[in-house]
Context: one part of a larger RNA
RNA sequence: UCUGAAAGGAAGGAUCCCUUAGUACGAGAGGAACGGGGGUUCGCGGCCUCUGGUCGACCGAUUAUCUGACAAGGUAUGUCGGGCAGCUACGCCGUAGGUGAUAAGUGCUGAACGCAUCUAAGCACGAAACGCCCCUUAAAAAGAGACACCUUAGGACACCGCAAGAACAGCGGUUUGAUAGAAGCGAUGUGUACGCUGGGAGGUAACGACCAGUUCAGCAUGCGCUUACUAACGUCCAUAAAA
Repeated sequence: UCUGAAAGGAAGGAUCCCUUAGUACGAGAGGAACGGGGGUUCGCGGCCUCUGGUCGACCGAUUAUCUGACAAGGUAUGUCGGGCAGCUACGCCGUAGGUGAUAAGUGCUGAACGCAUCUAAGCACGAAACGCCCCUUAAAAAGAGACACCUUAGGACACCGCAAGAACAGCGGUUUGAUAGAAGCGAUGUGUACGCUGGGAGGUAACGACCAGUUCAGCAUGCGCUUACUAACGUCCAUAAAA
């Protein structure tokens, strides 16, 4: 890199429509099938582009209370509106047939029994059932397999991690580096931040719910790309030849 003894699987089931065909058949009335095509539903396997759900990452609104006030936050998700990735179904994709030996059954030839007889010898068909082709595991299959190359060098722990995961395992990376974090950009989500300015019913005034602009803002990111800024430090076992 393979073979495949063996083991497991139910991976399919049902139904409708069109066609075959108003054909075969039948006096007519009526009225098929083999085959071909397309759906529906149940089951099974896979997936997340779309649709829907969830989304205790995230964004926003808002009640009570606390942090003296604003701002920003806490209070076992307070309640509510959205929501990417992920996970999902209510969503999407796939889900033929062939063959072997047969059962009941149908036959051919054919005696015993000069006829007849599917059976006694022999031969041919015949089912969603059985075996195989199909899928999965698989050389610990002790009868312990095969081929190619090499005739030596790798392996493990540890560390950084993961669309992998109960432990273990698996996979990737470890400065000869984009493995994770961080940062930047993009994309995505939310929906226009704080502050400031202007307006504002009412009010003597203080004050003032709210509105507009600055602002497709602000905030956030389990995603993509870029960038060595941070962390991937190290250790052990084995090892031919030579010295």

RNAcentral holds the full RNA, with entries from ENA.
A computed fold for a 243-nucleotide part of an RNA from a Candidatus Woesearchaeota archaeon, annotated as large-subunit ribosomal RNA, domain VI.
The organism belongs to Candidatus Woesearchaeota, within Archaea.
It matches the Rfam family "Archaeal large subunit ribosomal RNA".
The prediction has a mean pLDDT of 82.